RNA sequence: CCUGACAAGGGCAAACCCGUCGAAAGACGGGGACGCAAAAUCACCGGUCUAAAAGGCUUUCGCCUCAUGACAGCGGGAUUCCCAGGA
Repeated sequence: CCUGACAAGGGCAAACCCGUCGAAAGACGGGGACGCAAAAUCACCGGUCUAAAAGGCUUUCGCCUCAUGACAGCGGGAUUCCCAGGA
C1' cells in the first nucleotide's frame, strides 16, 4: 500500500419500546439487534428530511418559498484505527 475468503479478541447497533430534549426533522440515555471492517470522526461536494424564525399568498382556515436545523447507517471526499492475509 492492497484485500476482507478463513481465524481470534472484540467493537458498534437498524426497526421497535420506554424516558428526556426539540416547533419539527431528529438527538441523547436505557432496553433491543436489522445489519456494519470504518456503522469511527468531519456537513467540504451532491442528495434527502424538517420549516421554528423570516418572506410571500390568503377574509379566515390554511398554503407556498426558504437552513441558519438535521441525516456521516444515502453517495462522494478528507482524517484516523483493530486483526488476518498478500505485496
Predicted 3D model of an 87-nucleotide RNA (c-di-GMP-I-GGC riboswitch aptamer) from a Rhodocyclaceae bacterium. The coordinates come from a structure-prediction model, not an experiment, and the mean pLDDT is 87. Its Rfam family is "c-di-GMP-I-GGC riboswitch aptamer". Its family is annotated with cyclic-di-GMP binding in the Gene Ontology. The source organism's lineage runs through Bacteria, Pseudomonadota, Betaproteobacteria, Rhodocyclales and Rhodocyclaceae.